[in-house]
RNA sequence: UAGAGUUUGAUCCUGGCUCAGGAUGAACGCUAGCGGCAGGCCUAACACAUGCAAGUCGCGGGGCAGCACGGGUAGCAAUACCUGGUGGCGACCGGCGCACGGGUGCGUAACGCGUAUGCAACCUGCCCCCAUCAGGGGAAUAGCCCGCCGAAAGGCGGAUUAAUGCCCCAUAGGCCCAGGGCGCCGCAUGGCGCUAUGGGUAAAGCUCCGGCGGAUGGGGAUGGGCAUGCGUGCCAUUAGCUAGUUGGGGCGGUAACGGCGCACCAAGGCGACGAUGGCUAGGGGGUCUGAGAGGAUGGUCCCCCACACUGGUAUUGAGACACGGACCAGACUCCUACGGGAGGCAGCAGUGAGGAAUAUUGGUCAAUGGGCGGAAGCCUGAACCAGCCAUGCCGCGUGCAGGAUGACGGCCCUACGGGUUGUAAACUGCUUUUCCCCGGGAAGAAUAAGCCCCUCGUGAGGGGUGAUGCCGGUACCGGGGGAAUAAGGAUCGGCUAACUCCGUGCCAGCAGCCGCGGUAAUACGGAGGAUCCGAGCGUUAUCCGGAUUUACUGGGUUUAAAGGGUGCGUAGGCGGGCGCCUAAGUCAGCGGUGAAAUGCAGCGGCUCAACCGUUGAACUGCCGUUGAAACUGGGCGCCUUGAAUGCGGUCGAGGCCGGCGGAAUGCGUGGUGUCGCGGUGAAAUGGCUUAGAUUAUCACCCAGAACCCCAUUUGCGAAGGCAGCUGGCCCGGGCCGCAAUCGACGCUGAGGCACGAAAGCGUGGGGAUCAAACAGGAUUAGAUACCCUGGUAGUCCACGCCGUAAACGAUGAUGGCUAGCUGUUGGCGAUACACAGUCAGCGGCUGAGCGAAAGCGGUAAGCCAUCCACCUGGGGAGUACGGUCGCAAGAUUGAAACUCAAAGGAAUUGACGGGGGCCCGCACAAGCGGAGGAACAUGUGGUUUAAUUCGAUGAUACGCGAGGAACCUUACCUGGGCUAGAACGCUUCUGGAGUGUACGGGAAACCGUACAGCCCUUCGGGGCCGGGAGCGAGGUGCUGCAUGGUUGUCGUCAGCUCGUGCCGUGAGGUGUCGGGUUAAGUCCCAUAACGAGCGCAACCCCUACUGCUAGUUGCCAGCGCGUAAAGGCGGGAACUCUAGCGGGACUGCCGGCGUAAGCCGAGAGGAGGGUGGGGAUGACGUCAAAUCAGCACGGCCCUUACGUCCAGGGCUACACACGUGUUACAAUGGCCGGUACAGAGGGCAGCUACCUGGCAACAGGAUGCGAAUCUCGAAAGCCGGUCCCAGUUCGGAUUGGGGUCUGCAACCCGACCCCAUGAAGUUGGAUUCGCUAGUAAUCGCGCAUCAGCCACGGCGCGGUGAAUACGUUCCCGGGCCA
Repeated sequence: UAGAGUUUGAUCCUGGCUCAGGAUGAACGCUAGCGGCAGGCCUAACACAUGCAAGUCGCGGGGCAGCACGGGUAGCAAUACCUGGUGGCGACCGGCGCACGGGUGCGUAACGCGUAUGCAACCUGCCCCCAUCAGGGGAAUAGCCCGCCGAAAGGCGGAUUAAUGCCCCAUAGGCCCAGGGCGCCGCAUGGCGCUAUGGGUAAAGCUCCGGCGGAUGGGGAUGGGCAUGCGUGCCAUUAGCUAGUUGGGGCGGUAACGGCGCACCAAGGCGACGAUGGCUAGGGGGUCUGAGAGGAUGGUCCCCCACACUGGUAUUGAGACACGGACCAGACUCCUACGGGAGGCAGCAGUGAGGAAUAUUGGUCAAUGGGCGGAAGCCUGAACCAGCCAUGCCGCGUGCAGGAUGACGGCCCUACGGGUUGUAAACUGCUUUUCCCCGGGAAGAAUAAGCCCCUCGUGAGGGGUGAUGCCGGUACCGGGGGAAUAAGGAUCGGCUAACUCCGUGCCAGCAGCCGCGGUAAUACGGAGGAUCCGAGCGUUAUCCGGAUUUACUGGGUUUAAAGGGUGCGUAGGCGGGCGCCUAAGUCAGCGGUGAAAUGCAGCGGCUCAACCGUUGAACUGCCGUUGAAACUGGGCGCCUUGAAUGCGGUCGAGGCCGGCGGAAUGCGUGGUGUCGCGGUGAAAUGGCUUAGAUUAUCACCCAGAACCCCAUUUGCGAAGGCAGCUGGCCCGGGCCGCAAUCGACGCUGAGGCACGAAAGCGUGGGGAUCAAACAGGAUUAGAUACCCUGGUAGUCCACGCCGUAAACGAUGAUGGCUAGCUGUUGGCGAUACACAGUCAGCGGCUGAGCGAAAGCGGUAAGCCAUCCACCUGGGGAGUACGGUCGCAAGAUUGAAACUCAAAGGAAUUGACGGGGGCCCGCACAAGCGGAGGAACAUGUGGUUUAAUUCGAUGAUACGCGAGGAACCUUACCUGGGCUAGAACGCUUCUGGAGUGUACGGGAAACCGUACAGCCCUUCGGGGCCGGGAGCGAGGUGCUGCAUGGUUGUCGUCAGCUCGUGCCGUGAGGUGUCGGGUUAAGUCCCAUAACGAGCGCAACCCCUACUGCUAGUUGCCAGCGCGUAAAGGCGGGAACUCUAGCGGGACUGCCGGCGUAAGCCGAGAGGAGGGUGGGGAUGACGUCAAAUCAGCACGGCCCUUACGUCCAGGGCUACACACGUGUUACAAUGGCCGGUACAGAGGGCAGCUACCUGGCAACAGGAUGCGAAUCUCGAAAGCCGGUCCCAGUUCGGAUUGGGGUCUGCAACCCGACCCCAUGAAGUUGGAUUCGCUAGUAAUCGCGCAUCAGCCACGGCGCGGUGAAUACGUUCCCGGGCCA
C1' cells in the first nucleotide's frame, strides 16, 4: 500500500476494457467582483516592414564637420561671416570591449552530458602579489586636401602628416634554444631545484602632478583545453564492421597529448557483455506521479553543450572558426540608371503565415549587474518596473442577526387539503472588508564627486555632510457615505453525492464503461427540486496512479495465454566435505566530493497565505584511505558421500544386417460341379457367366505385403517409435550385487549439432492388398459427401530431401525432503514353487498439503534449490513484408492498420438431443365406428361491399364469445335529428299527479301549437311527475405488453418447496438419491440427514346391495266394494317406489412369495374385491396464452361528437378454401299396417286431455293442472305385408305451386304443412379422429335461450348393446435416474 463497474440463468477463477485521484507552458464552452505571487509560440530553426538591443576613451593621436562659449569683422539691431582660443567632438588612426550579457533546441546516441579522477601533455586579457627594466633611432599610413570612375554601394590615383600604430639598434636574467655538471623526487614516459658555457628576444607615453599607464620573468586567482573509469533511448525483421582502418618509430601541426595530418613499416582493431546500420532525441540539477521500487518528463530558474538564413573557410585576438565581424558557394527577399549592389529578429517589441493556442512596436537606468573611462559620465530591450490574459497557485468579498399566518408565486400530490421552494423573501436591528468621495502618505537609497574631521601617513582607511525614485501620489493610514458595487458552472440510472412532473415515442437524442429511447423514460428535451464545487465550473488532450495488467520489491505456464518434438553439447549461469592463504565482491571507521536553486525541518519577512529570507538535516551516489574475514570469489593441500570406472550377474517387441516359415489375399493352370455370381437398408452401375464363370470344392505354381493365437493393467527406448521364427565376431542401454579404482571429474544448457510418426518430394526398383485424385451407380431438394462397383499416385525396398503433428502425461531437466494401503516387472537376500525385507521400474487408491475447480497427491500439480524454454485480452494471424532453410510443397523467424467488451477455464442449475436406462397414457399395436369424396347446415379464411361491427388463430381459434341477428339486439353503414344531452343521483326554482286528448309538418325520432288534469299535511312542508338552472355526464374509442377478476393448456401429470443440520470458497447440493413397491414423492427398507408444508389419497355428491324411519299425489300382497276394463273406491304399510338416517369393502380372512411394503391365487364369503363405476376437487409454476366488447380498473384519446335518438340497410354478400356437423349412397334396408317398454325434465301471456274441421301444418271449441295428482310424450324393437339390387318404392337437395303459425312487420331474411319436382351421391386419395364396458355403436326423449326460428348446435336422459388389447420395437405426450 482502500477500490468499483463490465463475460454468466446463477457461480468461482483467468483476463482485458472502463471509472473514481493527482498533475499541466494548456486549449475550448458557459460565467466573472478585487488583490498578491508566478507564468505566457509546445506549431513554421517559416518569412520578416519599422525602431531599439555595444560601445567607450580627447588623461594615446592627427585634427575639427556640427553645437556652445569667448574673441574678431560688418551692421543701429536682429543677424551674417571669420576665428581650434575654450568646453567639447562627427568621421579617421590607435587602445580596450565587441568570445560577456540576451535568444533558440536545428544538429548531436557523442567523452555531448552526469559523476569521479588525471594532465610529469597545456593556455589564461582585465585582477592580486613579488622581482627587474623602460636608452637611442627610423620608415610609413588613415584622416584632411586635389583629381578621377560609379545611379548607388563603393572604388582608384596623386600630395602632405601624427601617435600608447609599425620597424631597427642597444641593454637583459631566474625567459626561450643547444648541450654539460650536482642534488632531490616519481607508477612509467619522466619531473623539479641549483649551476658553468654558447646563441636569441623587451618597452610608451599621457597628465589637472594626485596619478594613470608600458616591458620581462615568477607566483596566485579566475576562466578554459585535453584525456580516462563508470552511467546515459528504441529496433536483431540491422550480424558482422573497419584502409588512416589498428599499432609502430619519424616528420609536420597545435597552447598541449594524440592517426590530428603526412610518408614508411607491421596486420591489426571492434563485435552477441550487441559492433555496424536504421529510427528517435540536446544532457543534467530537477519536475509530475507513486506506499515505495518504479514510471513519465526536461517549459519557467540554475549548470553544461550545440546553433545563429543553408553549407564551407579562415582572419583578428588572451580567448572565436565569432547571433547584431569577414570571405566563398547556395536558396530567398529588396534596390537598380540593368552595368551592378544590399540583407539575415533562434536579441526586445512588433507583422504576416502556420495553428486549438501564447502578450506592449510601453517606462527607467532609481536599484542590481556589465563595457569603456582616472573621473564626471556615456552605453546597456541585461535588468528593474508597468501594460495585456482567471493560464496557474494563494488570499478576500458578494453581508450578519432577528423574522411564521411557514405570505405571494412556482412545482408536486392520495387535491374541501397537504408537501416543497423556506428563515428563504418582505420587515426590524447591526456591521462596513470591498466600493465611491476627501485627506495624509512610504520602505525600496547604499552613497558618487566635492567639502569637513580623525588615524597611520609616498598613499590608504574610518566618520560626518552631501545630488539622485521608473514604479507612484502606488502600497499603506485616517475620515465620510451606504447592504450599498459583486454568482456561477456542472451534475442528479449504477459506478457516484443528488428525484419528481411534463414533452417525445428505437424518433429527436444521450453515452467514460455497463448501457438508455419502440406511449407512463429518476438515462433524451424542458420545468420544479436536489447534490457537488465556487470566481470559477465543466469538456478535451497528455502523463503517472489505481494496473501484483512486465510482477526487482511483486505474477505465471495439466485444462484459462504459456514447457522447446527429443537428445548430445559450446558459451554462460549454478555447484559436495575439511584446512590454510588472499581480500575482488561484502561489511565498518575516517577523508574528499556530491554547485546553487528545488524538496523536507526549525526560525523569520510581506496583516495571513501563496511568495520570499535564513539556518539545519538530507542529497540513499562516486572516489580515496584504514581495517574486518563469517559468506561468495581466487590460490594451495587433503577427503569420499555427488559423478565416473572396474569385476560378477541379469532383463527386454532397444537398434542394424541376413536367412527361414505358415495362414490369408490376388493371379495362373488343371479337375469336380451348374446357373447364376457380386453388392446393399433396398438397389443399381461396372463386370464375370452356358466358349461353363464365380460363389462352392480339390490339387499345383507364382507374386507382393503384413505377421493370427500367445497378448496383457506387460516389456524396451531420449523422443519419434519397437511384435512371426532364427543366426550374427554386430551396435547400444537399463537394473542388481561387490565396494577394487578415480577424487567434484557435477547440474543445466542461449547459439550449434544430431535424431525425429504420417503425408509429401527426387532417382531407381517393386506392386499382392488397400486406396487420395478420378469415373460410374445409388441416396438426396441438391450430394463435387457418407453407401456401392472400379481405380491411379501412394502404401513396400534402396539412396537422398522434408522437419512437421492433439510430436500429449496437452505436465522441461537435475538434486533433496514429506503419512499410508494395494497390485505387478527385473534383481538381491533365502534350501524353497511360503513369506516378510530391500534396490530400480510400471499401475491403482488415499492423507497432509496444493489447486479456480476438475483434480494432483514419493512417477506431485506438495515443500525447497539450480539452469533453460515460453506467456501477457479476443479477432486480424501463425497472416503480410523482410531474412534464413528447402527441388518443390512448404518450414522457421514473425508484425501492423483496423475492429470488439469481451474471448476464455472449471464447476452449478434447468431445458434440449434423429444419446442411454427405468416407467406410464386409446400413445402405438389389436379392434369397432367415423372424418377426408356428395348434397345441405353451421363456423372460419379469402374476396366483395356504403357496411358486410368486434374479438378468438398450432396443439389450447374455426356449431368458439352466440343458452336464439327479420325490427330490437347492434357495437357497423347511409340518411334525418338532439347538445347538461338517452339513463341515474343530489341541490334549487317553478308547475302540475302519473298523463291524456286534439291539430300541423315528418319515414320516424323530433319540432310547433292548443286544451284538460293529483295525493298526504302538524299548513312549515312532503311524496310522485313534467319543465328550467346548477353539480356529478357519456364513449362496445386505444392499450389484455400498465392491471384486478375469470378462463384455456401442460395435467389428475406426481410432482413443487421450506426449517434446522451437514457438504461445497461459491452458484448450489443433500433431504427428494439408492434397493423394492404403488395409480401416486403410495408405502417399506437403506441412508448426514431429521422433520414439515402445498400436491396424491381420504373426507363431499350421484350410482350399485341392504336395514331403519315415513306413506301422498306414488304402491296394491291379503280382505271388501266396483268396472267392459282400470288402485276407480274402502282399506292396507307387506312389496315397488319416493327421500332422510344408517350398515357395507378393510388385502379384514385363507394359501403361496417377500425382511418389509406389497404382490400372486377365476380362493372363501359377499350385491360389490383390491381406487367398484361416475362427478366435484387442478400443487410450485409455464405459454408477456385469452378477455379493457360480461364486469371492474391505471393511463391516453373524443365532447353540437369517437356521446345520444330515429328510419332504412348490413352482420344472412359469394369465383373460391378449410374446420365442425346433418342426411345419405341402401335389403342387418326403405315403405305400409299392427303392437310393447323408459328416464330425466318442462308447463298459467303456459302445457293441454277430449270433441269438431282440415290430407296436413293448424284452426275452432272444451276440460284438467302452478302439478309423484293434470298435461307434453318415445324410437329402435316385436308381429304382419310389400319392394328385389335398379341411381331404384334408395337418396332427398333444388325448384314451382298452394297453405299454416308467430309477430307492428316474414322483400332483403322465419319455421312448419300439402301437392309437384326430384339433383349430387353406388362407401370416398394421401392422410386423419373417437372409443377398453353398460364403453363404442345405434335409437329416440327432454331442457335452456325463445314471440317465432334458420337447433342438423349445446346441455342432459334413458332404450338396445358389442369387438379387441400378443405386446412396448416403433409414432405422440409425460414422469424418474445417470
A computed fold for a 1378-nucleotide RNA from an uncultured bacterium, annotated as small-subunit ribosomal RNA. The prediction has a mean pLDDT of 87. Its Rfam family is "Bacterial small subunit ribosomal RNA".